[in-house]
Context: one part of a larger RNA
């Protein structure tokens, strides 16, 4: 390097945009770069290789012959791929005509709990456990009624229901705003697909700097269990969470399954369209797009997957190549720092 491989054995980048590259859809023609046939020169000798000769054999030597898959010119021919040029519409893509939806960003409003605060009532206990204590409470708590403050989360609706590239996204109302799907078939005419690098977004948890703190809650303190308890159990708390604005760049960032296009048996839910039929918004038929279960072929080591593919194919990008050492070490690059990413060896089984 062939080759095999990526759900679960080692391995799919955390998502997307997207330059450079690879790779690409139908129909005419004209080019000949690639690619094909052909001629011709060149591929020195000597080795090797196949047939014979000669030293009494071999080894060694000599003759012949095929080759030497390459390289340059010329001439054909034009099917494939390249290139120019014409067209075309089914891929893309824009117009129009609906339409579902926690998609985003901003600002305003609500109601329930909870915890403080104030007053009223009202008395001895609350609380908490496996059973306790530690903690609150005659300075009137727990409890219960009114009133206020404040901070967060949004019960029921609610659904293997929705959206969105992923990470996410759930009270109402508003204004700004991205993407989807259907049906149409005016419009451009291949404008595409994928994507090393780059950009850009990216939970949570920390990180700075300012605020804000009602619950909760790493550290932390004190009861308890226990030989022992640096724990799990209880009472209490600080950061933290919450909000701007900047950083970080990781996750079992999973479907442990990269993207994009095509074909390949069915039956069944459920969401969002749109047609036929019907008296009809219902049922019922057919149809695109989403999202599940179940399967048959065919795939698999088995589990299983099975038009949402792990199935047959093509294209293009990441990754993988016994365990440990090690996602360490050392350089580099990025960060404020925690640390990120890229990433070996020796030694050992």
């Nucleotide at each position: 390097c062939u080759g095999g491989g990526u759900g679960u054995a080692a391995a799919g980048g955390g998502u997307g945009c997207g330059c450079a590259g690879g790779c690409g859809g139908g129909a005419c023609u004209g080019c000949a770069a690639g690619a094909u046939g052909g001629a011709u020169g060149u591929g020195a000798a000597a080795u090797a290789c196949c047939g014979g000769a000669g030293c009494u054999u071999a080894a060694c030597u000599c003759c012949g012959g095929a080759g030497c898959u390459g390289c340059a010119u010329c001439c054909a021919a034009a099917a494939c791929u390249g290139u120019g040029g014409u067209u075309c519409u089914u891929g893309a893509g824009u117009g129009g005509a609906g339409u579902a939806g926690a998609g985003g960003u901003a600002a305003g409003c609500g109601g329930a709990a909870u915890u403080c605060c104030g007053a009223g009532u009202g008395u001895a206990g609350c609380g908490g456990u496996g059973a306790a204590a530690u903690g609150c409470g005659u300075a009137g708590a727990u409890a219960u009624u009114c009133g206020g403050a404040g901070g967060a989360a949004c019960a029921c609706c609610a659904g293997u229901g929705g959206c969105g590239a992923a990470g996410g996204c759930g009270g109402c109302u508003u204004a700004c705003u991205g993407g989807g799907c259907u049906c149409u078939a005016a419009c451009u005419g291949a404008c595409g697909c994928u994507g090393a690098g780059g950009c850009a977004c990216g939970a949570a948890a920390g990180c700075a700097u300012g605020g804000g703190u009602a619950g909760c809650a790493a550290a932390c303190a004190g009861g308890a269990u226990u030989a022992g308890a640096u724990a799990c159990c209880c009472u209490g708390g600080u950061a933290g969470u919450c909000c701007a604005u900047g950083c970080u760049g990781u996750a079992a960032a999973c479907g442990a399954u990269g993207a994009a296009u095509g074909c390949u048996a069915g039956g069944u839910g459920u969401g969002g369209g749109a047609g036929g039929a019907c008296u009809g918004a219902c049922c019922c038929c057919u149809u695109c797009c989403g999202u599940g279960c179940c399967g048959g072929a065919g795939u698999a080591a088995a589990c299983a997957c099975a038009a949402u593919a792990a199935g047959c194919a093509u294209u293009c990008c990441a990754c993988c190549u016994g365990g440990g050492g090690a996602g360490u070490a050392c350089g580099a690059c990025c960060g404020c720092a925690a640390g990120g990413u890229u990433g070996a060896a020796a030694c050992u089984c």
Predicted 3D model of a 349-nucleotide part of an RNA (small-subunit ribosomal RNA, central domain) from an uncultured bacterium. Its mean pLDDT, the model's own confidence on a scale to 100, is 87. It matches the Rfam family "Bacterial small subunit ribosomal RNA". Gene Ontology terms of the family: structural constituent of ribosome and ribosome.